Predicted 3D model of a 424-nucleotide RNA (Bacterial RNase P class A) from a Planctomycetaceae bacterium. The prediction has a mean pLDDT of 78.
RNA sequence: GCAGGUGGCCGGGUGUUCGCUGCGUUCGGUGAACCAGGUGUUCGGCGAAUGCAGAGGAAAGUCCGGGCUCCGCUGAGCACGAUGGUGGAUAACGUCCACCGUCCGCAAGGACCGGGCAAGUGCAACAGAAAGCAGACCGCCUGAGAAGUUCGCUUCGAAGCAAAGCCUCCGUGGCUUUCCAGGUAAGGGUGAAACGGUGCGGUAAGAGCGCACCAGCGGUUCGGGUGACCGGACCGGCUGGGUAAACCCCAUCGGGAGCAAGGCCGGACAGACGGGAUGGUUUUUUCGGAAACCAGCGGGUGCUCAGACCGUUCGACCGUCGGGUGGGCCGCUGGAGGCGUCGGGUGACCGGCGUCCUGGAGAAAUGAACACCGGCGGUGCUUCGGCACCGUUACAGAACCCGGCUUACAGGCCGCCUGCCUUU
Numbered sequence: 001g002c003a004g005g006u007g008g009c010c011g012g013g014u015g016u017u018c019g020c021u022g023c024g025u026u027c028g029g030u031g032a033a034c035c036a037g038g039u040g041u042u043c044g045g046c047g048a049a050u051g052c053a054g055a056g057g058a059a060a061g062u063c064c065g066g067g068c069u070c071c072g073c074u075g076a077g078c079a080c081g082a083u084g085g086u087g088g089a090u091a092a093c094g095u096c097c098a099c100c101g102u103c104c105g106c107a108a109g110g111a112c113c114g115g116g117c118a119a120g121u122g123c124a125a126c127a128g129a130a131a132g133c134a135g136a137c138c139g140c141c142u143g144a145g146a147a148g149u150u151c152g153c154u155u156c157g158a159a160g161c162a163a164a165g166c167c168u169c170c171g172u173g174g175c176u177u178u179c180c181a182g183g184u185a186a187g188g189g190u191g192a193a194a195c196g197g198u199g200c201g202g203u204a205a206g207a208g209c210g211c212a213c214c215a216g217c218g219g220u221u222c223g224g225g226u227g228a229c230c231g232g233a234c235c236g237g238c239u240g241g242g243u244a245a246a247c248c249c250c251a252u253c254g255g256g257a258g259c260a261a262g263g264c265c266g267g268a269c270a271g272a273c274g275g276g277a278u279g280g281u282u283u284u285u286u287c288g289g290a291a292a293c294c295a296g297c298g299g300g301u302g303c304u305c306a307g308a309c310c311g312u313u314c315g316a317c318c319g320u321c322g323g324g325u326g327g328g329c330c331g332c333u334g335g336a337g338g339c340g341u342c343g344g345g346u347g348a349c350c351g352g353c354g355u356c357c358u359g360g361a362g363a364a365a366u367g368a369a370c371a372c373c374g375g376c377g378g379u380g381c382u383u384c385g386g387c388a389c390c391g392u393u394a395c396a397g398a399a400c401c402c403g404g405c406u407u408a409c410a411g412g413c414c415g416c417c418u419g420c421c422u423u424u
Stems, first nucleotide, its partner, number of pairs: 001420010012373007020054009030044005035038001056395001060406002063404005068258004073307006080254005085099005100114001101112004115249002120247002122243002137188002139184005145156004160179001162178006196214006215239001217236008262330004271321005278295007296312004337356008374393008
């Protein structure tokens, strides 16, 4: 200097004028309530002045996890769903950190829905003989001998006394072709992939058939590591592919609904119909009944069981139709909080000390105008310091809050690391 990897930050600034929302203070009006009747107290609302504060790194997606609220309260199991190497961080997680393994990259680094296919069931087009306890398309090898015999044959053996042609030393000996039978899976072919690889021996030809080395699998054992796992030695049989974001098996986790949750005030109305679970004992009685207990039965935001709670005809709860309110306040912003600093840890992160308070709208607030400057791009000029002009300045807007992930982003800055070239 060029190329690349990885982490973090900013993402317009300044001034003037006008304007918006919240909180506080002061002043001015005004309404209500109270009473001890006063320049009184309290509350609300309006206006003005002034002080302070006022969107994000993603506020987006609504994909995860929670805090919180209510229902169904607690426990267990199931269904269903999610995660999936090991060890940690965290309130928790499907997130993050470190490491292990496989793959990609020269490397820095990156990717992985990373437990199990010899538990079972499936799937893999076409080609191919055959795609999982498979298989013979082309090939390769052999049709020898022996025994028995009633001479037809029978038995053992992997193995015909088939046909044709040629040669012939005329012995059915040799060779070739065809058919048939037997053996073979080493060679070739098909395919993404063919039931270990290379070599030697062996065989009629072959095959882990045997052997050597290697890979894989299993067993024994030693070393390192918390562990996943890594490395070594010995033994064995020769070896049953791929796919689980296929069904499935295993391990771990999870009740549901959600701020339109849910409360309070004020105010208004109108409820009707249907379904719906029983017996006993005791006390009491104004003799209509009431209360309590026991058992049974019924019931509510997944289901079942157990307990608890509620209900059991003044009926929990479920369903249909209809009416009213859709006003105000709370929830609603002080937190698993931010910042600084010190310590621990490889790191995610944790702890101590100090300090700060940074939106709370309610159809939804932070904007508009002017001027100057900044960043980026282009054009022209240049005394190479720069000047002038033009264009442009990203993605994007809380709605209960927080921790993540994913997606979008003009432009700029900083750190660390890797490779190549050159110079010193």